[in-house]
C1' cells in the first nucleotide's frame, strides 16, 4: 500500500467483485499431547426426577424418630426428657443476598456530573443514657369431629427474647419563648428554656451473648436536575390531572403522587404525538485515525422471574425456589374439590445449520445462621464432554546416488521429475509405553497457654485435600505410537497428461465448457497451510463508495423555472466594560477489569500477578483577554435616502393607423384555377383565377432591426396619451450597520389545457378526401372542428438553459458594442454600469472555463450518491379536470455514463482516379451441339471448389490403367521403398485350374576385371490409409489491387488512447516531385535496375544470306567464293523535357515546335507493400492431434466417374451475298519430331493402307497458312444458309471401342430468319476478323488452355448519374464495425410486486355494561381486657362482555404495469441530415413503434 472488471483502445466517473482481521459459530474432510479459555445466538416454548435457604435448645413450651443411662420386663419389649441431642410447633435471625435470563423498556432506563437546607438506612463501629413494674393469650401437645387429598373445624390445657399496659425518659417527635451564626429562595444550624408524647428481654456453664431510646458514622438505597444515549416527517400537530395555583390527604421523602376549589395553561420543525426497533455502561472486533459495528463471557446499573393486576410482612420488596385473586396451561381426583411455576445447577422433550454431565467436594474464597462448636450453600472451587477459539510440543536428526524399483512426462537406442526422497548406515529419545520417585494449593481458626485496659501480640500443640498418587522428576524400551486439508487462468504463490466435447460440471469477480481445456474429472507433480484446512454466514476495513478529518453538482447523478421574505446561519471601522465560548494552572472525579509499558510467576507462551501511564471525558475554582459573543458609546468606506440628469419593444389602461389576408357587392373578362417529385381530391360556363372599385372583419405589426436594448424569471417590438416599475451616471448634503444568504411561507411563472361569456379573418390537433405505399392510422396535397384572439378565474408545467443559485472580494491584456459622465469637439482618450469575441496565470477527464470563471477565497440556500424497476406504487396535500408537488420497495443487471482516440460506415460534404458510366464495336441472354455446375436419378453416379474472387476450375487428355467410387472375388508383417542374414534351382517361360488375382505342376543353374553388378530375401525394426480436421498448420494460392499506400527512429505535441511527420497550397500515373510547415530523417511500396520488342553501330559468319567475280542448271546459292545485304546472336549507342516558345517562385504544364526509328512512362512482360476475407488447399506435397488394423490398408474381374424431366455458368457453329461452292494463285511468324516427323511413288473418292528417302534438325520434315487476290456460280429462299440427329459403309490407335474413342465416305437435313428483362469484353497494331503451332497424349471426345502470327477499325462532350477505389473533412448510440445497432406492441414461459369484492389474524385506543383479590374511606351489627378485627357500604381496578372506529400484516376469484429467458409475430420509431433533424412540455389521435398542433431547447 492495492488489484480485476465497462471501450477496438484512452482518460474519467461510477459501481460491483477480491486480497486483510475478527466470530459463544455451524458444515465438509481429517486427527497426537497438553494449557488457558469457552460453549442454546432459535421457542421469556413446555418440563419427569434429583439437588439449588437455611439456621439457632445459649429465645420457649416440649419430646415424634435416634442414641446413652436408669428402672422394670411376660425378654417381644415397656416406662423415665435425666442426657447426648432434637422432628414438629412458638420465637429471633435469614430467605430484598448470592444464581438465572433480557420479555418489557427509547424511560432520568443508562452513562456522566451535581444537589437534597425534601430523605430512609437491619446486621457492624464510635458515644449517652436506661433495663422498673403488672397483665391476658396463642401454637404445640391432648380430645373430639369433616374431608379421596390438600386442608380443616372445635373444645381443654400451657410457655417465652411472641403480645398488651403502667412507670421513667434524653440531644428523638410536636409546639411555645429567648439568644447566636449561616444561607442561592422556601429556610438552615448551635445555645437555653417550658409544656405534650413514646422504651425495654431475657439466656446463662458466670466468659460472656443480648435488649431500649438517642447522638454520629459508615454501608446500602431513595428522590431531583444539567448534558449525552435508534429509525421513520409516506408519523405535524399533541395534551384534560393535562399545566399552573390554593388548600388538604398520603409518602422515609420531594411532586398533580391522590383530591377539592381557581386559572387557563403545557409540549411541538433545536421534532411534540404516533410508528417500528432496542435493556445500558465498562468494553469487544475493525480502522492510521476521525469513526463503524457489536453489547456473549467478566464487572456495574436496571428490568424480569407462567401471563396479569395486587397488597402484605420487613430496615429493606410489591418479593425467582412467600401470599392474595383472575386468565392459559399441566397434573391429581372419590369429580365435592385440589396441586403447579428450572430466564438456578444438572437433565428431558420440542425447536434448530447448533451448544455439554441427570459428576465431586465445602479442602480453599465467599454467604447466611450460631457465643462456638457446626450446620446449610448446583454461589463457589473441581473433574467430565466438545480441535470451539488462543498458545506450545510432537510426529525424529544426520549421512547416504546405481541418482535403484514403481509412478508421471518425453522430442522414446536417450532424456526430466518424483528425489536424499527411499532403502541402507549410525545418531537421538520430547511424546507414547513401562518401572520409581514426587509436590504446591494449607494459613490456620476456634480451643490451649503468656501478656494485655481494649484492640491486640508472643509461644506450643493438634485437626482438615475434592481435585490427586495429579503437576514435576528419574530410570528403562525402541524410530519407535503420530499429516492431512485447501488450491495451482488473471486478481493469487502453484504446472504438465488423459477423459469430457455449451455435454457433464466450474464459478468470489472477470469468466471457462461446441475435439489438443493449466478453468470440467482422474492422475503425476507443484504451492499455502498445518492438528488442522476449506466452504458458509454475520461484522470492520480496503470504499475518500455518506467525504469533521475526506467528495461533489457546464457535459458523468446533481442549482430549485423566478422573486420577495419570516425564522435561522454569517457579518463593516473604532473605544470600553464583561469574561459565556476560547486559552493556561489548580482541585474533584472519571470503579475495578481490559487496551498500552515495565517487572515477576507457571520449564516457554497463551494465561495470571504487581506497579506504571493511560481512560482524549464531565464538574468546580483561579486567572488570561487577542479573537467571536454580549451590553455601552462613537465613525463612514458596506446598504440606503435626498438632489440632478440620462436611458430603454420594462409593466397596465384607453384611444388610433396603414400594408397584407379573407369575405361580401358591383364592374370588366372568359376556360380555365390551384396544387405537385408527379398527381388527384378542391374552385369553375349558376362565370372561378385574373383585374378595378367600394364594404365588413379579424389577427398580426414590414421596413427601422442588430453580432442591438430593457425586464428577477417567465418574456417584452406599428403610433400617441396617461397612470406605473427599474437600473444608471452626477454631486457628496443625509441616517449610520439599518448588510448578505434564506428551511417552511408568499407571490410571479411560455405553450398547451380547463371553466363561464365574448370573439373568430388568417393558421390549424382531431377528423374527412387526395396521393404515396407491400401497407402509410405519417411525411406531400385540398378541406377543416377544438384551439390561436379579449375579460374573469383556475392550472403551475418546459430542453422554465448559461443544461452554470445569490452575495462580497481579489487575480495579465488585446478588441468590438449600448447608455451616461469628464473635455469647446463629429479626432483621441479617461471613467462607471452593460451586452459580446479572443487570450496569460489558473483551473478541468476532457470539451473548454479565463474580471459575465468552470480561477482565487468567504457566507447562505439548494441538490447528488450505481443502472433498470421508476419520477412508477401506496400514503398524504393541491387541482373542476388534464394532472402537479412529495416519492419508496420487492425483483433484477455488471455495468449504466461523460469526455476525448482510431478506425469504420452516412440515402453528409469537398478533391480525384479506374472501360466505372457516357461515346462506339462486337457479342452473352433466343437456336442446336460441346463442355462444366446446380438438382435429380443410381449399388456407385468418388472428392474438392459456391457471390464479386466456384462454375471449359483441381484435369496440361476418365475405354483398361488413372480411380480415389459402388459390385464381387482374394491378401493380412501385409501391394511400394530402405538396412538385411541366405540363396543364384531368381528372374523368365510353359502346362493345368480360374474372370482374373492367384494356386498346383514343369523347364530354367545369369553377368563378372572375382572387387563386385543384378536379382532373390528369413528373422527383426521402421508398415499403410485419396479416412476426419485448411477453424491445429507449412508451403503454395485468389481477392481487394500494380490500389497509392503501410509504417518506423529520434523530437515536439498530449495525463492518455493518439497526433504530428504522411496535413496544407500546387504538380503526377504514382506518399511522384516542390514549396510552406515542430518537425528531422529513414523503411517497406512507386519508379528504375532485369527480360522481350521498335532504330542504328561494332564483332562473328553456318545449316542462314547472295550484291559483285567464276563455274554450273530447264530451273533453283546448286557449287567455288564472299560478309557488302537480308538474317541469326552476343555488345554497345539511342530519349534526358537534354534544346526552342509560353506559362508557373518552383516542381511541372502547354506547343501534330525543332531534331529524331523512338518523345515526355515509346509499346508489352516480370514483378504485388502493411494487411483483409478463420478466403481456397491435410485429394500435388509436407504435417500436429484424432481414428481404422483379417480393414477406413493391399490385388484382381467387372461396373461408375460418359446417368437426364429440369436449371445456370462457359464457349464452338450458325442464322447467310461483306456470303455460301467450285477453280486459281500470294505472303507469316512461333514451335514440334528416333517408341518421333515423314518428303517421294503405288493403292483407295477419302480416313488410311503397303513402299520408301532425309533428318537427333537455321541442313530434314510436320508444311498447306487462312482470311486476301483473280475468274465462275448461287439470287433472297430455311435456300447450293445451317450443320444437329439418325441410318449404312469404312479406317486408325489400343489386350479391348456395348456401355464409352477419334477420322473418313454415302446417305438424312433438325431448330435457328440476329434474340425479353437484363448482362460482359475491349481505347491501338486494341477491338474485330483469319489461319499456324505446341502441351497432357497409345488413341481421343480440344469448340478447352498456352502461345504465335496475317488482315485491322470505331469512338472518348464530358464525370450528373451506376459499380469499385484514393485523400481531407464532418456526424454517429457501429467497432465480429450499416449485411452494424436498435424501439414499441403481440405470442409463450418463470419470478417479485401493485389493485382488488372479500375473509382470516394482530395490537393499540375509545364508548357503554360487568367486575375477583387488595387498597382507601365510612360504618350504627358482631367479636376481642386492649391493640385492634369481623362483617357491611361506597371509590378504585386486573379480567370478561357488547359495540363502532382508525391502524398493521396474511390470504384472494379477478386485474394493472414491470423484470428476466441463443435463434417466434409485425412493423422500422432512434443512432449518418437514420432517409420527415432530434429532444422537451403540453392536447388530441393511433395494431405498435409512434404522428400532428402549439410553444420551447441545440444536446
Nucleotide at each position: 500500500a492495492g488489484a480485476g472488471u465497462u471501450u477496438g483502445a484512452u482518460c474519467c466517473u461510477g459501481g460491483c467483485u477480491c486480497a486483510g482481521g475478527a466470530u459463544g459459530a455451524a458444515c465438509g474432510c481429517u486427527a497426537g499431547c497438553g494449557g488457558c479459555a469457552g460453549g442454546c445466538u432459535u421457542a421469556a416454548u413446555a418440563c419427569a426426577u434429583g439437588c439449588a435457604a437455611g439456621u439457632c435448645g445459649a429465645g420457649g413450651g416440649g419430646c415424634a424418630g435416634c442414641a446413652u443411662u436408669c428402672a422394670c420386663u411376660u425378654c417381644g419389649g415397656u416406662g423415665a426428657g435425666a442426657u447426648g441431642g432434637c422432628g414438629a410447633c412458638c420465637g429471633g435471625c435469614g430467605c430484598a443476598c448470592g444464581g438465572g435470563u433480557g420479555c418489557g423498556u427509547a424511560a432520568c432506563g443508562c452513562g456522566u456530573a451535581u444537589g437534597c437546607a425534601a430523605c430512609c438506612u437491619g446486621c457492624c463501629c464510635a458515644c449517652u443514657a436506661c433495663c422498673g413494674g403488672g397483665g391476658g393469650a396463642u401454637a404445640g401437645c391432648c380430645c373430639a369431629g369433616a374431608g379421596a387429598a390438600a386442608u380443616u373445624u372445635g373444645g381443654a390445657u400451657u410457655a417465652a427474647u411472641a403480645c398488651c399496659c403502667c412507670a421513667u425518659g434524653u440531644u428523638a417527635c410536636g409546639g411555645g419563648a429567648u439568644u447566636c451564626c449561616g444561607g442561592c429562595a422556601u429556610c438552615g444550624g448551635g445555645a437555653u428554656u417550658c409544656c405534650g408524647u413514646c422504651a425495654a428481654a431475657g439466656a446463662u456453664u458466670c466468659a460472656u451473648c443480648g435488649g431500649u431510646a438517642g447522638u454520629g458514622g459508615a454501608u446500602g438505597g431513595g428522590c431531583a436536575u444539567g448534558c449525552g444515549u435508534g429509525c421513520c416527517a409516506u408519523u405535524a400537530g399533541c395534551u384534560a390531572g393535562u399545566u399552573g395555583g390554593u388548600g388538604g390527604g398520603g409518602c422515609a421523602a420531594c411532586g398533580g403522587c391522590c383530591c377539592a376549589c381557581c386559572a387557563a395553561g403545557g409540549c411541538a420543525a433545536c421534532g411534540a404525538u404516533g410508528g417500528c426497533u432496542a435493556g445500558g455502561g465498562g468494553u469487544u472486533c475493525u480502522g492510521a485515525g476521525a469513526g463503524g459495528a457489536c453489547g456473549g463471557u467478566c464487572c456495574c446499573c436496571c428490568a424480569c422471574a407462567c401471563u396479569g393486576g395486587c397488597a402484605c410482612u420487613g430496615a429493606g420488596a410489591u418479593a425467582c425456589g412467600g401470599g392474595c385473586c383472575a386468565g392459559a396451561c399441566u397434573c391429581c381426583u372419590a369429580c365435592g374439590g385440589g396441586a403447579g411455576g428450572c430466564a438456578g445447577c444438572a437433565g428431558u422433550a420440542g425447536g434448530g445449520a447448533a451448544u455439554a454431565u441427570u459428576g465431586g467436594u465445602c479442602a480453599a474464597u465467599g454467604g447466611g445462621c450460631g457465643g462456638a462448636a457446626g450446620c446449610c450453600u448446583g454461589a463457589a472451587c473441581c473433574a467430565g464432554c466438545c480441535a470451539u477459539g488462543c498458545c506450545g510440543c510432537g510426529u525424529g536428526c544426520a549421512g547416504g546416488a546405481a541418482g535403484a524399483c514403481g509412478g508421471c512426462c518425453u522430442u522414446c537406442c536417450g532424456g526430466g521429475u518424483u528425489g536424499u526422497a527411499a532403502a541402507c548406515u549410525g545418531c537421538u529419545u520430547u511424546u507414547a509405553c513401562c518401572g520409581g520417585g514426587g509436590a504446591a494449593c494449607a494459613a490456620a481458626a476456634u480451643g490451649c497457654c503468656c501478656a494485655u485496659g481494649c484492640g491486640u501480640g508472643g509461644g506450643a500443640a493438634c485437626u482438615u485435600g475434592c481435585g490427586u498418587g495429579u503437576a514435576c522428576c528419574c530410570g528403562g524400551u525402541g524410530a519407535a505410537u503420530a499429516a492431512g486439508c485447501a488450491c495451482c487462468g488473471g486478481c493469487u504463490a502453484a504446472c504438465u497428461c488423459c477423459g469430457u466435447g455449451c455435454c457433464a460440471g466450474c464459478a468470489g469477480c472477470c469468466g471457462c465448457g461446441g475435439u489438443a481445456a493449466u478453468a470440467c474429472g482422474g492422475a503425476g507433480g507443484g504451492u499455502g497451510c498445518g492438528a488442522g484446512c476449506g466452504u458458509u454466514g454475520u461484522c470492520c476495513g480496503g470504499a475518500u463508495u455518506u467525504a469533521u478529518u475526506g467528495g461533489g453538482u457546464u457535459u458523468a447523478a446533481a442549482g430549485g423555472g423566478u422573486g420577495c421574505g419570516c425564522a435561522g446561519g454569517c457579518g463593516g471601522c473604532c473605544c470600553a466594560u464583561u469574561a459565556a465560548g476560547u486559552c493556561a494552572g489548580g482541585g474533584g472525579u472519571g470503579a475495578a477489569a481490559u487496551c498500552c509499558c515495565a517487572c515477576g510467576g507457571c520449564u516457554c507462551a497463551a494465561c495470571c500477578g504487581u506497579g506504571g501511564a493511560a481512560c482524549u471525558g464531565c464538574c468546580c475554582u483561579u486567572g488570561a483577554u487577542a479573537c467571536u459573543g454580549a451590553u455601552g458609546g462613537g465613525c463612514u468606506c458596506g446598504a440606503g435616502u435626498a438632489c440632478a440628469g440620462u436611458c430603454g419593444g420594462g409593466g397596465u389602461a384607453g384611444g388610433c393607423g396603414g400594408a397584407a389576408u379573407u369575405u361580401a357587392u358591383g364592374g370588366u373578362g372568359u376556360a380555365g384555377c390551384g396544387g405537385u417529385g408527379a398527381a388527384a381530391u378542391g374552385c369553375a360556363u349558376a362565370g372561378a383565377u385574373a383585374c378595378c372599385a367600394u364594404a365588413a372583419a379579424g389577427a398580426a405589426c414590414a421596413c427601422c432591426g442588430a453580432u442591438a436594448g430593457c425586464g428577477a424569471a417567465g418574456g417584452c417590438a406599428g403610433c400617441c396619451u396617461a397612470c406605473u416599475g427599474g437600473c444608471c451616471u452626477g454631486u457628496u448634503a443625509c441616517u449610520g450597520a439599518c448588510g448578505c444568504u434564506g428551511a417552511g411561507g408568499c407571490a410571479c411563472g411560455a405553450a398547451a389545457g380547463c371553466g363561464u361569456g365574448g370573439g373568430g379573418a388568417g393558421c390549424g390537433a382531431a377528423c374527412a378526401g387526395g396521393a404515396u405505399u407491400a401497407g402509410a392510422u405519417a411525411c406531400c396535397c385540398u378541406g377543416g372542428u377544438a384551439g390561436u384572439c379579449c375579460a374573469c378565474g383556475c392550472c403551475g408545467u418546459a430542453a422554465a438553459c448559461g443544461a452554470u443559485g445569490a452575495u462580497c472580494a481579489c487575480u495579465c491584456g488585446a478588441u468590438g458594442u449600448g447608455u451616461g459622465c469628464g473635455c469647446u469637439a463629429c479626432a483621441c482618450u479617461g471613467u462607471a454600469c452593460g451586452c459580446g469575441u479572443c487570450c496569460a496565470a489558473g483551473c478541468g477527464a476532457a470539451a473548454g472555463c479565463g474580471u459575465u470563471a468552470a480561477g482565487u477565497g468567504a457566507u447562505c440556500c439548494a441538490c447528488c450518491u450505481g443502472g433498470g424497476g421508476a419520477g412508477u406504487a401506496c400514503g398524504c396535500c393541491c387541482g373542476c379536470a388534464a394532472g402537479g408537488g412529495u416519492g419508496a420497495a420487492a425483483c433484477u443487471c455488471a455495468a449504466a455514463g461523460g469526455a476525448a482516440u482510431u478506425g469504420a460506415c452516412g440515402g453528409g460534404g469537398g478533391u480525384c482516379c479506374g472501360c466505372a458510366c457516357a461515346a462506339g464495336c462486337g457479342g452473352u441472354g433466343g437456336a442446336g451441339c460441346a463442355u462444366g455446375u446446380g438438382g435429380u436419378u443410381u449399388a456407385a453416379u468418388u472428392c474438392g471448389a459456391u457471390g464479386a474472387u466456384a462454375c471449359g476450375c483441381g484435369a496440361g487428355g476418365a475405354a483398361c490403367c488413372u480411380u480415389a467410387c459402388c459390385c464381387g472375388g482374394g491378401c493380412u508383417a501385409g501391394a511400394a521403398u530402405g538396412u538385411g542374414a541366405u540363396u543364384g534351382c531368381c528372374a523368365u517361360c510353359c502346362c493345368u485350374g480360374g474372370a482374373g488375382a492367384c494356386a498346383g505342376g514343369g523347364a530354367g543353374u545369369u553377368c563378372u576385371u572375382c572387387g563386385g553388378a543384378c536379382a532373390u530375401g528369413a528373422a527383426a525394426c521402421a508398415a499403410g490409409g485419396u479416412g476426419c480436421u485448411g477453424c491445429a498448420u507449412g508451403g503454395c494460392u485468389g481477392u481487394c489491387g500494380u490500389c497509392a499506400g503501410c509504417u518506423c527512429g529520434u523530437g515536439c505535441c498530449g495525463u492518455g488512447a493518439g497526433g504530428u511527420g504522411u496535413u496544407g497550397g500546387g504538380u503526377u500515373a504514382a506518399g511522384u516531385c516542390c514549396c510552406g510547415c515542430a518537425a528531422c530523417g529513414a523503411g517497406c511500396g512507386c519508379a528504375a535496375c532485369c527480360c522481350c520488342u521498335a532504330c542504328u553501330g561494332u564483332c562473328a559468319g553456318u545449316u542462314g544470306c547472295c550484291a559483285u567475280c567464276a563455274g554450273g542448271u530447264a530451273a533453283a546459292g546448286c557449287u567455288g567464293g564472299g560478309g557488302a545485304c537480308u538474317c541469326u546472336g552476343a555488345c554497345a549507342g539511342g530519349a534526358c523535357u537534354g534544346c526552342c516558345u509560353g506559362c508557373g517562385c518552383a516542381a511541372g504544364c502547354a506547343g501534330a515546335g525543332a531534331g529524331g526509328a523512338a518523345g515526355g512512362a515509346g509499346g508489352g512482360g516480370a514483378c504485388g507493400a502493411c494487411g483483409u476475407c478463420a478466403a481456397g488447399u491435410c485429394a500435388u506435397c509436407a504435417u500436429g492431434g484424432c481414428c481404422c488394423u483379417u480393414a477406413c490398408g493391399c490385388c484382381c474381374g467387372g461396373g461408375g466417374c460418359u446417368a437426364c424431366a429440369c436449371a445456370c455458368g462457359u464457349g464452338c457453329u450458325a442464322c447467310a451475298a461483306u456470303g455460301g461452292a467450285g477453280g486459281g494463285u500470294a505472303c507469316a511468324g512461333a514451335g514440334g519430331g528416333u517408341c518421333g516427323c515423314u518428303a517421294c511413288c503405288c493403292g483407295g473418292u477419302a480416313a488410311c493402307g503397303g513402299g520408301g528417302u532425309g533428318c537427333c534438325a537455321a541442313u530434314c520434315u510436320c508444311a498447306a497458312a487462312a482470311a486476301g487476290c483473280c475468274c465462275u456460280u448461287c439470287u433472297c429462299a430455311g435456300u447450293u444458309c445451317g450443320g444437329a440427329u439418325c441410318g449404312g459403309g469404312g479406317u486408325c490407335u489400343g489386350c479391348a471401342a456395348c456401355u464409352c474413342g477419334g477420322c473418313c465416305c454415302c446417305g438424312u437435313g433438325a431448330a435457328g430468319u440476329u434474340g425479353g428483362a437484363a448482362u460482359c469484353g475491349c481505347u491501338a497494331g486494341u477491338a474485330a476478323u483469319c489461319g499456324c503451332g505446341c502441351a497432357u497424349c497409345a488413341g481421343c471426345a480440344a469448340u478447352g488452355g498456352c502461345g504465335c502470327g496475317g488482315u485491322g477499325a470505331a469512338u472518348a462532350c464530358g464525370u450528373u448519374c451506376c459499380c469499385g477505389g484514393a485523400c481531407c473533412u464532418u456526424g454517429u448510440a457501429c467497432a465480429c464495425a450499416c449485411c452494424g445497432c436498435c424501439c414499441g406492441u403481440c405470442a409463450a414461459g418463470c419470478c417479485a410486486u401493485g389493485g382488488a369484492a372479500g375473509u382470516u389474524g394482530g395490537g393499540a385506543g375509545g364508548a357503554c355494561c360487568u367486575g375477583a383479590a387488595g387498597a382507601c374511606a365510612g360504618u350504627g351489627g358482631c367479636c376481642g381486657u386492649a391493640a385492634g378485627g369481623c362483617g357491611c357500604u361506597g371509590u378504585u381496578u386486573a379480567g370478561g362482555g357488547u359495540u363502532a372506529u382508525a391502524c398493521c400484516a396474511g390470504u384472494a376469484a379477478c386485474u394493472a404495469g414491470g423484470g428476466c429467458u441463443a435463434a417466434g409475430u409485425c412493423g422500422u420509431a432512434a443512432c449518418a441530415a437514420g432517409g420527415u433533424a432530434g429532444c422537451c412540455g403540453u392536447a388530441c389521435c393511433g395494431g405498435a413503434a409512434g404522428g400532428u398542433g402549439c410553444g420551447g431547447c441545440u444536446g
Small-subunit ribosomal RNA from an uncultured Cyclobacteriaceae bacterium, 1499 nucleotides, folded computationally. Its Rfam family is "Bacterial small subunit ribosomal RNA". Its mean pLDDT, the model's own confidence on a scale to 100, is 84.